[in-house]
Context: one part of a larger RNA
RNA sequence: GCCGGCGAGUUACGAUGUUAUGCGAGAUUAAGCGGUAAAGCCGCGAAGUCGCAGCGAAAGCGAGUCUGAAAAGGGCGAAUUAAGUAUAACGUCGUAGACCCGAAACCGGAUGACCUAACCAUGAACAGGUUGAAGCAGCGGUAAAACGCUGUGGAGGACCGAACACACGCCUGUUGAAAUAGUCGGUGAUGAUUUGUGGUUAGCGGAGAAAUUCCAAUCGAAUCCGGAUAUAGCUGGUUCUCCUCGAAAUAGCUUUAGGGCUAGCCUGUCGCAAGAAUACCGAAGGUAGAGCACUGUAUGGUCUAGGGGGUUUCACGACCUACCGAAACUUAACAAACUUCGAAUGACGGAUAUUUGAUGCGAUGGAGUCAGACGGCGACAGAUAAGUGCCGUCGUCAAAAGGGAAACAGCCCAGAUCCACAGCUAAGGUCCCAAAGUACAGGUUAAGUGGUAAACGAUGUGUCAUUGCAUAAACAACCAGGAUGUUGGCUUAGAAGCAGCCACACAUUCAAAGAGUGCGUAAUAGCUCACUGGUCGAGUGAUGAUGCGCGGAAGAUUACCGGGGCUAAAACCUGACACCGAAGCUUGGGGAUACGAGCAAUCGUAUCGGUAGAGGAGCAAUGUAUAAAGGCAGAAGUUGAAUCGGAAGAUUCAAUGGACGAAAUACAAGAGAGAAUGCCGGC
Numbered sequence: 001g002c003c004g005g006c007g008a009g010u011u012a013c014g015a016u017g018u019u020a021u022g023c024g025a026g027a028u029u030a031a032g033c034g035g036u037a038a039a040g041c042c043g044c045g046a047a048g049u050c051g052c053a054g055c056g057a058a059a060g061c062g063a064g065u066c067u068g069a070a071a072a073g074g075g076c077g078a079a080u081u082a083a084g085u086a087u088a089a090c091g092u093c094g095u096a097g098a099c100c101c102g103a104a105a106c107c108g109g110a111u112g113a114c115c116u117a118a119c120c121a122u123g124a125a126c127a128g129g130u131u132g133a134a135g136c137a138g139c140g141g142u143a144a145a146a147c148g149c150u151g152u153g154g155a156g157g158a159c160c161g162a163a164c165a166c167a168c169g170c171c172u173g174u175u176g177a178a179a180u181a182g183u184c185g186g187u188g189a190u191g192a193u194u195u196g197u198g199g200u201u202a203g204c205g206g207a208g209a210a211a212u213u214c215c216a217a218u219c220g221a222a223u224c225c226g227g228a229u230a231u232a233g234c235u236g237g238u239u240c241u242c243c244u245c246g247a248a249a250u251a252g253c254u255u256u257a258g259g260g261c262u263a264g265c266c267u268g269u270c271g272c273a274a275g276a277a278u279a280c281c282g283a284a285g286g287u288a289g290a291g292c293a294c295u296g297u298a299u300g301g302u303c304u305a306g307g308g309g310g311u312u313u314c315a316c317g318a319c320c321u322a323c324c325g326a327a328a329c330u331u332a333a334c335a336a337a338c339u340u341c342g343a344a345u346g347a348c349g350g351a352u353a354u355u356u357g358a359u360g361c362g363a364u365g366g367a368g369u370c371a372g373a374c375g376g377c378g379a380c381a382g383a384u385a386a387g388u389g390c391c392g393u394c395g396u397c398a399a400a401a402g403g404g405a406a407a408c409a410g411c412c413c414a415g416a417u418c419c420a421c422a423g424c425u426a427a428g429g430u431c432c433c434a435a436a437g438u439a440c441a442g443g444u445u446a447a448g449u450g451g452u453a454a455a456c457g458a459u460g461u462g463u464c465a466u467u468g469c470a471u472a473a474a475c476a477a478c479c480a481g482g483a484u485g486u487u488g489g490c491u492u493a494g495a496a497g498c499a500g501c502c503a504c505a506c507a508u509u510c511a512a513a514g515a516g517u518g519c520g521u522a523a524u525a526g527c528u529c530a531c532u533g534g535u536c537g538a539g540u541g542a543u544g545a546u547g548c549g550c551g552g553a554a555g556a557u558u559a560c561c562g563g564g565g566c567u568a569a570a571a572c573c574u575g576a577c578a579c580c581g582a583a584g585c586u587u588g589g590g591g592a593u594a595c596g597a598g599c600a601a602u603c604g605u606a607u608c609g610g611u612a613g614a615g616g617a618g619c620a621a622u623g624u625a626u627a628a629a630g631g632c633a634g635a636a637g638u639u640g641a642a643u644c645g646g647a648a649g650a651u652u653c654a655a656u657g658g659a660c661g662a663a664a665u666a667c668a669a670g671a672g673a674g675a676a677u678g679c680c681g682g683c
Stems, first nucleotide, its partner, number of pairs: 001683006011096013026050003032044005054061002064076004099237002102234001106227006117201009126191001128160003131156001135152006164188003168185002171182002203219001205215003212221001240618006250263005264369002266366007275356005280350003289341001290339002295335003300330003306324002308321005372397007380389002402413003417590004422586003428580003431564003437577001440575005450566001456551002460548010477535005483508003488502003514529001518527002591608007619672001622668005630660001637656008
C1' cells in the first nucleotide's frame, strides 16, 4: 500500500411536544399478594400521582384572594362553561462517560540504587624505568653556630610508560557487528587513584567537584496499578436509497472575540385572512447639486480707524509716506462637523385600478448559522496604495452545473426533473485550428497600431472652422540692387551697422536699402538678412477644434493577439442583412410534487439546481412470533448471465455446493463503511 473482518447518537430515569389507543370530570395503579406449567399471562391491591380553583411569604380565606384603615384603587384569578389522564412509538431537552477516538497533565497506593550518584563496612590492584626533598653520617668551616662538599637516604595530588581507568581528534559505521561501537592516535597511571563484595539514601523525594546531571536504554520531577471512559469551547471520523422545501456568515450581551445565549434568516404542523409590485394621493426630510445671509477659511481693489517711518514744533499739534493695516464697500472662491436654497432615488401611510396567486400574519415542534469572498455603485481609513481594512446598497459565488471570457469560485449570458442523430435564440462569434460571412455599404489607420502606460514632444495623416497674402503676379527658387551724411555720439589701444553705453532711432538720394538680422576682422575688409526691381505663373502662409496613428517605452521563456496567420483587413468607426451558438426557450415523449375539477377513469395549471439544516416515503441485513411452506428428484452459500424496478434493490436460469431453510404480516435492535496518520489479520 491493497484486500478481508471489526469500527461511532445508545441505555436508564425525568421533562416537553406530536401521533396512536383506552377511559373521561375524571384518569391511573406502585410495591406487594393470589392463581397458573418456567418465561409470561390473568386477577387482587387506591397507598400515591395528575386533573377538576384560586389567591397569599404564611396563618388562612375561597370564585375569589392579596395589599390596605377601607365596601377605595390596584395585582393575580373566576366568568362567556370546562379536558384531562394512562400507556406506547417517535422528535428534542436535562442528569448520567451520553456519537466515537485522541492529550499534555493532576491525585492516591505500591515497585525500584543488580544501571547510575554519594556515602558506610570489608577486601583487592598499580610491569619497568627516571628524578633524588627532608633526615642521617663523614669531612671542611666557625669562638660556637650558620653554611659548604661527599656519601647515605628514599619524599612527591613528581617525571616517562604497560596493565588498569578515562574519552580529546579524524576516519569507518549510520535498515550498524553495536539502541553509542571499531581502527589509528590521545589523557591519567602512589592518587581528590582504580576496583570486587555486602550495605544505606526513594519521587511533594534522593544523590549531585553543579551539567536540569543521574535515580534500570525512561527524568524541569522515575516506573507500575488505580481514581478513569479525568477534562478537551480543539482536530479528525460518523456507514443504505429516493422525494419536498431550503439557510447563515448579521444585531445585542458575553474574562467575549475560531465558544455561547436571545433575536434575525430555514423547516414541519395547526389556525387566521391577509401580503407584494406598479400607477395615483398624502405627509416628513436636508444628501447630490448649488450658494456665501450665518459659522469659519480665503483673492485683488477702494477707503479708512489704528500702528511704523520722515519733516516741523518748546509744546499742543500739523503735514508727507512706492510701509503694515481691523472694520466697511466692492471683486472672485472653499467647507464631513457652514446653509437665506435644494433634487432624483429611497423609506412611511393610504382609497381605487391592474398584475401576482399564498408570497402575509399568529401559535407551536425541530434546526443550522455568528471566519464570509469577489464584482458594480455611494462613503470612510490608507498614499482618492493594496487580491488592504471598515460600513451602506445591489449582484454572483458560498450552496450553481451549462455557454462565453485561451486556461480562470465571485466577470458576461443563463438557473440542469428525465429522454431525443428535432427547431429558435442569449452572451459571444462567423480565414484555418474550430460550428457559422474570406459577406455587403461608407469611412479611418501603415503604427502589426490593433495585440499594455503618463506628463510632454513632433511639417504623420483625415475632417471641420477662422484668418493673412495672391493674375494690379503672391509663396519658394534664380538674376540684380541693398546706397549717401557716416567711421552717428560716447567709451576705448582700436570700436568703422554688428564688445559695451546713449538716443526725439535722425536726415538725404531713391524702385528699394535698419545709425542695421546673423556670420566674420585686432580694427577695417568680406559674406548675408530686412527691403526693392526682374524672371517664372497658381496657389501660398498662420491659428484653433477634432478622428486615427508616432515617439516617450529598459528584465529576466519566443512569452501581454490562445496559435497559425491578417493590411481597400481576418484592424478600428458607422450602417444594415444573414448565419453559428447553452443543460435558456420551443417541439415530441416519460416521471414526480402541490393545487384544482371530476363518482371514478382521468384531465388541467404551476412547480421539480442545491451545502448546513427541517420534513416525508422506502430498500437491505440479523433475530422473535404467526409456524413452519419448501428441500438429497439438491437447502444455505459461491460464480455467471438475463430480466424487472424511480433508487436502495429484487427475481429467474445455469454451474458449483452438499443440508438446511424462504415469502407475507407484526415486533425487537450489537441494523448498512471508503476515509478516523482508525483497530486486527492476510499478502
Predicted 3D model of a 683-nucleotide part of an RNA (large-subunit ribosomal RNA, domain II) from a metagenome. Rfam family: Bacterial large subunit ribosomal RNA. Model confidence (mean pLDDT): 85 of 100.